[in-house]
This is a predicted structure of a 1445-nucleotide RNA (small-subunit ribosomal RNA) from a Bacillota bacterium. RNAcentral holds the sequence, with entries from ENA and SILVA. The coordinates come from a structure-prediction model, not an experiment, and the mean pLDDT is 84.
RNA sequence: ACAACGAAGAGUUUGAUCCUGGCUCAGGAUGAACGCUAGCGACAGGCUUAACACAUGCAAGUCGAGGGGCAACGGGACGUAGCAAUACGUUGCCGGCGACCGGCGGAUGGGUGAGUAACGCGUAUGCAACCUACCCACGACAGGGGGAUAGCCCGUUGAAAGACGGAUUAAUACCCCAUAAAACAGGGGUUCCGCAUGGGACUAUUUGUUAAAGGGUUUUCCGCGAGGGGGAUCCGGUUGUGGAUGGGCAUGCGUUCCAUUAGGCAGUUGGUGAGGUAACGGCUCACCAAACCGACGAUGGAUAGGGGAACCGGGAGGUUGGUCCCCCACACUGGUACUGAGAUACGGACCAGACUCCUACGGGAGGCAGCAGUGAGGAAUUUUGGUCAAUGGACGGAAGUCUGAACCAGCCAAGUCGCGUGAAGGAAGGCGGCCCUAAGGGUUGUAAACUUCUUUUGUAAGGGAAUAAAGGCCGGUACGUGUUACCGGUUUGCAGGUACCUUACGAAUAAGGAUCGGCUAACUCCGUGCCAGCAGCCGCGGUAAUACGGAGGAUCCGAGCGUUAUCCGGAUUUAUUGGGUUUAAAGGGUGCGCAGGCGGGGGAUUAGGUCGGCGGUGAAAUAUCAGGGCUCAACCUUGAGAGUGCCGUCGAAACCGGUUUUCUUGAGUGCGGAUGAAGUAGGCGGAAUUUGUGGUGUAGCGGUGAAAUGCGUAGAUAUCACAAGGAACACCGAUUGCGGAGGCAGCUUACUAAACCGCAACUGACGCUCAUGCACGAAGGCGUGGGGAUCAAACAGGAUUAGAUACCCUGGUAGUCCACGCAGUAAACGAUGAUUACUAGCUGUUUGCGAUACAAUGUAAGCGGCUGAGCGAAAGCGUUAAGUAAUCCACCUGGGGAGUACGUUCGCAAGAAUGAAACUCAAAGGAAUUGACGGGGACCCGCACAAGCGGUGGAGCAUGUGGUUUAAUUCGAUGCAACGCGAAGAACCUUACCUGGGCUUGACAUGGACGGAAAACCGGCAGAGAUGUCGGGUCCUUCGGGGCCGUCCACAGGUGGUGCAUGGCUGUCGUCAGCUCGUGUCGUGAGAUGUUGGGUUAAGUCCCGCAACGAGCGCAACCCCCGUUCGAUGUUGCCAGCGGGUAAUGCCGGGGACUCAUCGAAGACUGCCGGGGUCAACUCGGAGGAAGGUGGGGACGACGUCAAGUCAUCAUGCCCCUUAUGCCCAGGGCUUCACGCAUGCUACAAUGGCCGGUACAGCGGGUUGCGAUACCGUAAGGUGGAGCGAAUCCCUAAAAGCCGGUCUCAGUUCGGAUCGGGGUCUGCAACUCGACCCCGUGAAGUCGGAGUCGCUAGUAAUCGCAGAUCAGCAACGCUGCGGUGAAUACGUUCCCGGGCCUUGUACACACCGCCCGUCACGUCACGAAAGUCGGCAACACCCGAAGCC
Repeated sequence: ACAACGAAGAGUUUGAUCCUGGCUCAGGAUGAACGCUAGCGACAGGCUUAACACAUGCAAGUCGAGGGGCAACGGGACGUAGCAAUACGUUGCCGGCGACCGGCGGAUGGGUGAGUAACGCGUAUGCAACCUACCCACGACAGGGGGAUAGCCCGUUGAAAGACGGAUUAAUACCCCAUAAAACAGGGGUUCCGCAUGGGACUAUUUGUUAAAGGGUUUUCCGCGAGGGGGAUCCGGUUGUGGAUGGGCAUGCGUUCCAUUAGGCAGUUGGUGAGGUAACGGCUCACCAAACCGACGAUGGAUAGGGGAACCGGGAGGUUGGUCCCCCACACUGGUACUGAGAUACGGACCAGACUCCUACGGGAGGCAGCAGUGAGGAAUUUUGGUCAAUGGACGGAAGUCUGAACCAGCCAAGUCGCGUGAAGGAAGGCGGCCCUAAGGGUUGUAAACUUCUUUUGUAAGGGAAUAAAGGCCGGUACGUGUUACCGGUUUGCAGGUACCUUACGAAUAAGGAUCGGCUAACUCCGUGCCAGCAGCCGCGGUAAUACGGAGGAUCCGAGCGUUAUCCGGAUUUAUUGGGUUUAAAGGGUGCGCAGGCGGGGGAUUAGGUCGGCGGUGAAAUAUCAGGGCUCAACCUUGAGAGUGCCGUCGAAACCGGUUUUCUUGAGUGCGGAUGAAGUAGGCGGAAUUUGUGGUGUAGCGGUGAAAUGCGUAGAUAUCACAAGGAACACCGAUUGCGGAGGCAGCUUACUAAACCGCAACUGACGCUCAUGCACGAAGGCGUGGGGAUCAAACAGGAUUAGAUACCCUGGUAGUCCACGCAGUAAACGAUGAUUACUAGCUGUUUGCGAUACAAUGUAAGCGGCUGAGCGAAAGCGUUAAGUAAUCCACCUGGGGAGUACGUUCGCAAGAAUGAAACUCAAAGGAAUUGACGGGGACCCGCACAAGCGGUGGAGCAUGUGGUUUAAUUCGAUGCAACGCGAAGAACCUUACCUGGGCUUGACAUGGACGGAAAACCGGCAGAGAUGUCGGGUCCUUCGGGGCCGUCCACAGGUGGUGCAUGGCUGUCGUCAGCUCGUGUCGUGAGAUGUUGGGUUAAGUCCCGCAACGAGCGCAACCCCCGUUCGAUGUUGCCAGCGGGUAAUGCCGGGGACUCAUCGAAGACUGCCGGGGUCAACUCGGAGGAAGGUGGGGACGACGUCAAGUCAUCAUGCCCCUUAUGCCCAGGGCUUCACGCAUGCUACAAUGGCCGGUACAGCGGGUUGCGAUACCGUAAGGUGGAGCGAAUCCCUAAAAGCCGGUCUCAGUUCGGAUCGGGGUCUGCAACUCGACCCCGUGAAGUCGGAGUCGCUAGUAAUCGCAGAUCAGCAACGCUGCGGUGAAUACGUUCCCGGGCCUUGUACACACCGCCCGUCACGUCACGAAAGUCGGCAACACCCGAAGCC
């Protein structure tokens, strides 16, 4: 609320977002199939393919009450044989009845969907143009006669099927005559009616024509009888009218796709006449006319039986037409008629054809798309069952017969519905399985076991239906006396001993399938390792897979569950409901305009649309609702409503339409005005370019990034004069104007067109839009003929380049120009169709009008800018709409294929227009966002460049690395950010590598069991050593044991793998100034704002502004060192003053002044002054100060990036090895060496080398140490040992420097490599393979190509010193320390890196991005293709069966 129904989304384009848009999924359905599985019942269903071929049986007969008859069967009678039973024969005598004549039915039922796009079907009408057997009602009638023919009999012929001849015979078979009208045909009369032709009724009006059949029962009469007549009754017969039923014909409307099918048609369209038909009709024919159909889709092609309905859907609608019902069509294929009431006939006929079968080869037979069944085809679809009991049908008077219709049963989970496979109790919870954070938990799981209970189902036993009504038979009652009606009894059941009921037994007989990454309910382990595989979409799998396979568990359904196929839905993704077209797909290039669509105000009328009432129809079934019946349900059934439709009828008249009348505002005309690069044709003009001629003039010109080709001494360029010719029109000129678009620009003339303004005289809706059509239509192109100055495709040359078929240069032909013709396209763009109305404003401008004070304020039509509401995905649009509405046209429906192919039209061609599919992808796309990037822009920074100084790249050597070599040359690091790196020390060790020799609970840890005596240590022997062996040697104790060794078990061990499983640590961008958050605001959103802007800073530093206000991590500061001062304290430091002492020295007493050390404090803050600046931040200058604007240096490294580095520091998950990938040992290797690279050292010299003399540091280190003085050695060093665990002693000499000398430009007195010899030191040991010293030797190298590195002040450069590691040392390295101590910076154009803003983007793995095309090979699909084969259709012609006229 009277009552009911009732609409869901998700995944996938992106780094993210919004939108557009496709793909995919969740739902339902099925005549299904396949996989796995399967207990029962009810109901319903079951060749979707080959309308392919069919063995066998059955599916349509019946009537003896039509007939002649009598073969089979039964009976009777008679005869013969026999005792009989019985046998044989005769006899239609009876019951009945094969075949035959005849009647009715075989035109229904049943099957199938080939054909058919059609009046086939559906719906609604019409027939005044028709038929209808059987059935019903009513009327009339049925008299007389005739001749045949099947059969039977006798023959002929044939293999058969069959055919033929003769004789004889019947009928409800056939024929003739009669009778006959309300029949038929024709003429007349009366009357009524209709939409036309016309029709109906009546007629005591007339003419003509046409019928028939009997049979049964009973009764009665006649007859000897056979038989005949009459009556009654039943079934028939003939004729007529009407009805009913069934059909025929005609018409309106509806009924698939293709226009890449646009014209079709010759009996075609109509007429007249005739024929034909049940009937109208070109249905057929003769003649006449030339029509008829078609964009509202003819014709052609493709596909298809149609409907009721079924499925899906909220509906609108989409799809389908199996089962059931209605209609149609077909019956092996094609044709044809006959019979009949009805057929052009599924189980009839004839002919032709194909196929199959029989055959004596002459000839015949057949038609499952009836029910079963067979083969074939296929993914796939059942029994050669029972019964006529019921329902229905045919025949019959009936009994009955027939009925594969029908009713039942069988098979199949193929569907729907129902039932079951048990129920209750039962552990803090077993065993087993699985998992885990694993002494223990979790889960399977109340699940099981076990106890109690139930018995649907099952098995067994017993009982046991309804479906039966009617009919038959018997009896009775009634009456109009019969094959009538009713009543009683009895009889008839396939399914079926079934359903159902009862009893017994016993949980007994009964669970699977799919899924578990998201969508989408459900998660773990193992295996695998881009393999095997999965997958509906997105996508999983490359060693930790919830995605593959298995397992455990879970989820969803459940006698089913999944998959596949198909349809609808979701899909508003064809949008009527209910979409779009600026940029996503989509507005036609523009105009005119026929058809069409739509259309102003008032009045009248009509009633087509529209609305209402009523009537008819809309079959049943289905579906909905309310009931009823099967135990429920499915299912069946009753009733109601519905059936939204069509038709008729009556009415209404607002709206749309028609007719008519009127109006002026739409539209148009007129008059007046004014505008413009509007168009067409003609004439004229000047400037410039080029060329020609002449003059002047001389060496170049020209051109470019730079050049060259080119031109020029035969005189160019330049310049002057003249001439020729073609094309284009500077300035004005504009954000202007005009035009329909394309487009239009010197001046002028003529012609033509147009919008606009004013007036309001005229017409009176004349309007808008516009498919097809017609016209116009830039550039380029084509044809013909002109013209040709410039410019300039093609082409040539020169450059550029790796190349350069380009960009640049020098030339240059078509073309550019004109006339005529064609073409018909453009980013033909405002990417925005035309028209009309409405909806806030501001501002500029053009042309009118109006006004005027040079006003202001106005008004109309244009051209622009900005903005509001609104719209939009956003960008944006916004009275010039992309807003709000209306009308009409055009167009779109994922990307690619493709505007391609084919076809057609147009074109001279080029080509244009129209315009697909196969196949393929899961996207393609729009707008905006954040990044990143740009040989984009603006600003800024950095030893980034520049300015400088010094290097490197060349040499020799050292070290590292690549490569090479090797038994091994262990491993890692690889652009910046690997390469003097891990390594702050490889002869052994280290050591991880190689060879060889050994060990196996192990070199090392913990625990357990058992046993044992020691072990360590010392020594001998063997061995390369590890190790083995022998000898010596023997522990502590609280007496429990501990320590040690051996054996065994757990386990150890691994520098084995994975830095792409990790922690930690580190590098780098980068000490760059950034990176974020909360709240608010803006945006649909990603996001934005803040963080941008104006200044400023080293700085997101600070200030100002601001829809932002604040905050965090970074910056800065706080920490450490250095620089100044002060205070405190003075040993080992210091020594001014006082004292002592020495050759000399803070050496001593002492002192705290100074230096210094340690601790603490102060100081610097743009604080002060001035200029600038926004009364700011800040900046510039100055003062003071040891220090000035961060004073110098260090530590300190935001969010993050690079799967950056490291599993070999360490730790660690997983994997791997376990008499070895572990452990021990010796030797070797990591030290190789044609070579490349990196980082250094030393040099090439005179600012230098060498020699002599002489001066001044700081950081540090030292007892397994530093080691003084002294002595020895040329030296490395040795001997020796004072002092010192260090402000005390030592390392310790600092060096460059300074002074003096020498060398004099040379491969040297430069340089020191290399090599020879001799030594020293460390160490178990310097061969591979140490450092150093001395003597000798004395290489390259004379400042280094392209390039490249560091550094901005105590810096670079240069000089030495110390330390770590370390026995020693390959250190020239590294880390520190001090000494001496510069130059330069104009500046930010450029290189590199970075920051911020902005812009473009098709990038987001982010430019080392993305991406295009060819080629090669292979594969797939589609198209074309000389031809070839087949099918269908059309036309012409030939032959021509049956059949009909």